[in-house]
Context: one part of a larger RNA
RNA sequence: UCUAAUUGAGGGAAUUCGGCAAAUUGGCCCCGUACCUUCGGAAUAAGGGGUCCCUGCGGUAGUUGUUGCAUGACAGCCAUUGCAGGGCUCAGUGACUAGGGGGGUCCGACUGUUUAACAAAAACUUAACUUCCUGCUAGCCCGCGAGGGUGUGUAUAGGAGGUGAAGCCUGCCCAGUGUCAGUACUUAAAACUCCAUUCCAAUGGAGCUAAGAGCUGACAAACGGCGGGGGUAACUAUAACUCUCUUAAGGUAGCGUAAUACCUUGUCGUUUGAAUGACGACUUGCACGAAUGGCGUAACGAGAUCCCCACUGUCCCCAAUUAGAAUCCC
Numbered sequence: 001u002c003u004a005a006u007u008g009a010g011g012g013a014a015u016u017c018g019g020c021a022a023a024u025u026g027g028c029c030c031c032g033u034a035c036c037u038u039c040g041g042a043a044u045a046a047g048g049g050g051u052c053c054c055u056g057c058g059g060u061a062g063u064u065g066u067u068g069c070a071u072g073a074c075a076g077c078c079a080u081u082g083c084a085g086g087g088c089u090c091a092g093u094g095a096c097u098a099g100g101g102g103g104g105u106c107c108g109a110c111u112g113u114u115u116a117a118c119a120a121a122a123a124c125u126u127a128a129c130u131u132c133c134u135g136c137u138a139g140c141c142c143g144c145g146a147g148g149g150u151g152u153g154u155a156u157a158g159g160a161g162g163u164g165a166a167g168c169c170u171g172c173c174c175a176g177u178g179u180c181a182g183u184a185c186u187u188a189a190a191a192c193u194c195c196a197u198u199c200c201a202a203u204g205g206a207g208c209u210a211a212g213a214g215c216u217g218a219c220a221a222a223c224g225g226c227g228g229g230g231g232u233a234a235c236u237a238u239a240a241c242u243c244u245c246u247u248a249a250g251g252u253a254g255c256g257u258a259a260u261a262c263c264u265u266g267u268c269g270u271u272u273g274a275a276u277g278a279c280g281a282c283u284u285g286c287a288c289g290a291a292u293g294g295c296g297u298a299a300c301g302a303g304a305u306c307c308c309c310a311c312u313g314u315c316c317c318c319a320a321u322u323a324g325a326a327u328c329c330c
Stems, first nucleotide, its partner, number of pairs: 001325008010316002014314001019311001027051005036041001038165001052087009062077006088092001100309007107301002112124002128163007139150004167295003171226003176223002178219005185214003192207005227245005254288001255285001266282006
């Protein structure tokens, strides 16, 4: 010096990307317990007190004995429990075992699952909601086929997709792509019919015609999409109002500098001595937005982030001890 551990005056996060690590707390009994809430929870919330030994006095359960006519009384043993007095230590769950706590925000409802060996999560799943296919000789899947699975099931079923508890909701667009339905008519192959090519044949022409396409319509919890310019109110500013171009329709509710905001450390407020942080507002949103779900949400989380209390060798600033290792010597 290193590894593993123990202790530490005063300060107490000043350390650091960040309280990482360590420390604090801890079991049981008693008291007490807020915001919020889906009324179940939150909750061991938080915060206090007790805990060992001896003795005394009680309560309760069992059992044995004595006594009494009886309800009973008395005594012993055992179990459990309450109160009081006293004793000792710095310390009584004395070792071991054994939650630090509180508050705000984001994400995901929750329990669960995952990259065996760098990722456990906000990813996957989930209950629930919703769309599509399917009436059973079904639909979907496997197989060239026979056949098999779903299923010896039958629409409260099976298969495929999307969203992701519950709450409040889920706006406009069918022009494009797609799907479904219809279709008097148009287009349209071969085969077939007819004709021509002196016969045969190659060949050519005409007719008929399936799916498909055209055409007509429906469907967005189908794939998806959801504008620009000018003017206007008796301070200014802004524009309820209005003009115009244009689209299939021009983004509704809600949210918003966001896990989304380039400019950006936006502006204001709170928090700090000081904050590119956090939270609350505003919001002209480079480039939120409604099941590619929108917003809020109790509970839950080895999730992300900010703050506070307690606590500490993280630090100021290092020191000592214990057990090893190395340096050194043989």
Large-subunit ribosomal RNA, domain IV from a Candidatus Woesearchaeota archaeon, 330 nucleotides, folded computationally. The full RNA is in RNAcentral, with records from ENA and SILVA. Its mean pLDDT, the model's own confidence on a scale to 100, is 84. The organism belongs to Candidatus Woesearchaeota, within Archaea. It matches the Rfam family "Archaeal large subunit ribosomal RNA". Its family is annotated with ribosome and structural constituent of ribosome in the Gene Ontology.